Context: one part of a larger RNA
Molecule: large-subunit ribosomal RNA, domain I
Organism: Kiritimatiellaeota bacterium B1221
RNA sequence: AGCACAAGGUGAAUGCCUUGGCAUCGGAUGGCGAUGAAGGACGUGAUAAGCUGCGAUAAGCUUCGGGUAGUGGCAAAUACACUUUAAUCCGAAGAUCUCCGAAUGGGAAAACCCAGCCAGGUUAACUACCUGGUUACCCGCACCUGAAUACAUAGGGUGUGUGGAGCGAUACUCAGGGAAGUGAAACAUCUCAGUACCUGAAGGAAAAGAAAACAACCGUGAUUCCCCAAGUAGUGGCGAACGAACGGGGAACAGCCCAAACCAACAUUUCGGUGUUGGGGUUGCGGGACCACAACAUGGUAUGCUCGGAUGGAUAGUGUAAGAAUCUGGAAAGAUUCUCCAAAGAGGGUGAAAGGCCCGUGCACGAAAUCUUGAAGACACCUAGUGAGUUCCCAAGUAGAACGGAACACGUGAAACUCCGUUUGAAUCCGGGAGGCCCACCUCCUAAGGCUAAAUACACGCCGAUGACCGAUAGAGAACAAGUACCGCGAGGGAAAGGUGAAAAGAACCCCUGUUAGGGGAGUGAAAUAGAACCUGAAACCUUGUGCUG
Numbered sequence: 001a002g003c004a005c006a007a008g009g010u011g012a013a014u015g016c017c018u019u020g021g022c023a024u025c026g027g028a029u030g031g032c033g034a035u036g037a038a039g040g041a042c043g044u045g046a047u048a049a050g051c052u053g054c055g056a057u058a059a060g061c062u063u064c065g066g067g068u069a070g071u072g073g074c075a076a077a078u079a080c081a082c083u084u085u086a087a088u089c090c091g092a093a094g095a096u097c098u099c100c101g102a103a104u105g106g107g108a109a110a111a112c113c114c115a116g117c118c119a120g121g122u123u124a125a126c127u128a129c130c131u132g133g134u135u136a137c138c139c140g141c142a143c144c145u146g147a148a149u150a151c152a153u154a155g156g157g158u159g160u161g162u163g164g165a166g167c168g169a170u171a172c173u174c175a176g177g178g179a180a181g182u183g184a185a186a187c188a189u190c191u192c193a194g195u196a197c198c199u200g201a202a203g204g205a206a207a208a209g210a211a212a213a214c215a216a217c218c219g220u221g222a223u224u225c226c227c228c229a230a231g232u233a234g235u236g237g238c239g240a241a242c243g244a245a246c247g248g249g250g251a252a253c254a255g256c257c258c259a260a261a262c263c264a265a266c267a268u269u270u271c272g273g274u275g276u277u278g279g280g281g282u283u284g285c286g287g288g289a290c291c292a293c294a295a296c297a298u299g300g301u302a303u304g305c306u307c308g309g310a311u312g313g314a315u316a317g318u319g320u321a322a323g324a325a326u327c328u329g330g331a332a333a334g335a336u337u338c339u340c341c342a343a344a345g346a347g348g349g350u351g352a353a354a355g356g357c358c359c360g361u362g363c364a365c366g367a368a369a370u371c372u373u374g375a376a377g378a379c380a381c382c383u384a385g386u387g388a389g390u391u392c393c394c395a396a397g398u399a400g401a402a403c404g405g406a407a408c409a410c411g412u413g414a415a416a417c418u419c420c421g422u423u424u425g426a427a428u429c430c431g432g433g434a435g436g437c438c439c440a441c442c443u444c445c446u447a448a449g450g451c452u453a454a455a456u457a458c459a460c461g462c463c464g465a466u467g468a469c470c471g472a473u474a475g476a477g478a479a480c481a482a483g484u485a486c487c488g489c490g491a492g493g494g495a496a497a498g499g500u501g502a503a504a505a506g507a508a509c510c511c512c513u514g515u516u517a518g519g520g521g522a523g524u525g526a527a528a529u530a531g532a533a534c535c536u537g538a539a540a541c542c543u544u545g546u547g548c549u550g
Base pairs, nucleotide, nucleotide: 001549002548003547004546005545006544007543008542009541015535016499017498020470021469022467023466024465025464026463027462029459030458031167032166039100040099041098042055043054044053046078047077050074051073061094062093063092064091065090066089070082071081072080105114106113107112115135116134117133118132119131120130121129137164138163139161140160141159142158143157144156145155172203173201174200175199176198177197183190187237213220214219224251225250226249227248228247234242235241255451256450257449262279263278264277265276266275267274268273284429286394287393288392289391291387292386293385299382300381301380304379306378307377312372313371314370315369317365318364319363320362323338324337325336326335327334339356340355341345347359348358349357400424401423402422403421404420405419406418410436431446432445433444434443435442486493487492506534509521510520511519512518
């Protein structure tokens, strides 16, 4: 020196574990904000750097409930306190709530600077200071004022409003705008796609919605959603590709209000009328007005920011069955023997593996307060017939047309239907629209006003459940003071880091030494090669000892 064996060091893999994640399902809920939000800055503790809580009343104050022996958060220790006159803790409702932030008295480089007015305090004082209130803009309403310009209007001002603003889920909905990569094996129509994205508006859902609809000579009867019809009929450089409807089966069901004719009152009037309010009226076997007759019933309510409050639920909680001995062991839940409960043998914990030890579980209960649900009932409101067929009404710059576009599965096509721009432009029931050019016949419907629950979509946060999901290089970036440390001017990027033991019983005391380092004894413990650099402790790498070889 090499090799082998043994014992160590270093190192952190592996195994085991789980406080944390991931995914799905169900329920509840679906907003917060000028009564100042979301989010922050700065403070706040006896000692206090961080996190959490809170706000100069500052880890807290008050009241009402729950609950019961300890308590002063994470988080030890000391001190000092609180507490059966019920604390701490849990729930509900209040009070307080600095400064910034829509931020709103003015300003500004957020958490700062500087004011006006009113009231109060202080003062000898009109000064100065302190405290409280108030003072942004827009919109609506009411009133006052008021130009060019006579009436007026614009403008100005005052008051008033639970008005608006900003945030939130990168979700869901509707609307206004609206790509490209891509595919077409290139590319221009086309496709991707009315997608992504931007903007606006809103709700717990939104949108749609009570036939100027379908159908086909039979019939159906608002809308929405699902399954089929069907990758069919079609569209399509008939390429790529796009792609219905009728009809059938389900979910859920709910229908209403106005305009007009006419009447009345009031106002106004150029005497033709017009306006306001109330009545009337709402339909397609056309309806209504008008006229005549009859009647006061029958039903209904989402219709109504009405009253009413039953019942249920949410936000703390409560009660609860049944086991002992012996053995091993540090420890019994293990083993053995006998035994009990079960509407409870889900699960977790307890010194190893517990139905009967603890918490729970199954079952049965519970609210002073706030929220929610909103039944019965009350009031209010709505709702009816017959006949006659003379007159009147039945939504106008509308329907339709031409041209140019869009949207319909449908690319201009034979292209209807629907919507928009420009130019035009009807009819009033003997009317008008539609049935995929158009015409006729036939059939269906009644546009140009409005409202409408449910079935449907979604999930930031809350509650519950589940997993052939992860188990610390995994699972969230984050199991730990994590969107932290750190990096970047900034937008932004973004870590590492879990495990003593059943219990700190966390090693009194002694020794070595410069030593608060490290170690050796002693002691604790089942174990200390479990000693805090702490479970297990692989390998690389580094030693020591012994043996062999030379």